[in-house]
Molecule: c-di-GMP-I riboswitch aptamer
Organism: Actinomycetota bacterium
RNA sequence: AGACUGCAAAGGCAAACGCGCCGCGAGGCGGGGACGCAAAGCCAGGGGUCUCGAACACGAGAUAGCCCAGCCGCCAGU
Numbered sequence: 001a002g003a004c005u006g007c008a009a010a011g012g013c014a015a016a017c018g019c020g021c022c023g024c025g026a027g028g029c030g031g032g033g034a035c036g037c038a039a040a041g042c043c044a045g046g047g048g049u050c051u052c053g054a055a056c057a058c059g060a061g062a063u064a065g066c067c068c069a070g071c072c073g074c075c076a077g078u
Base pairs, nucleotide, nucleotide: 003078004077005076006075012037013036017032019030020029021028022027035065041071042070045068046067047066048063049062050061051060052059053058
C1' cells in the first nucleotide's frame, strides 16, 4: 500500500417529533431532539417509491436513512 472483517477506542452523522423559513407539492434549509447508522460521507447513472403537469403516453421534479452502480475515507484485527 492492498484485501477481508468490525470486538474495542477516539470521534462522526442524525430518524420520528416540534419550532421557524422556502416550495403548487413530494420535499428542502436552520435551531432543538435521538430512532438508529461502519460509510446514515459524496453522487440522481440504472431501478423502486413519491410529487406536479386533469388522465394513458410523455415531460418536469423529489427521495442517497429504499436497492444496485461509481468516487473518497477514520481506527483496530487478520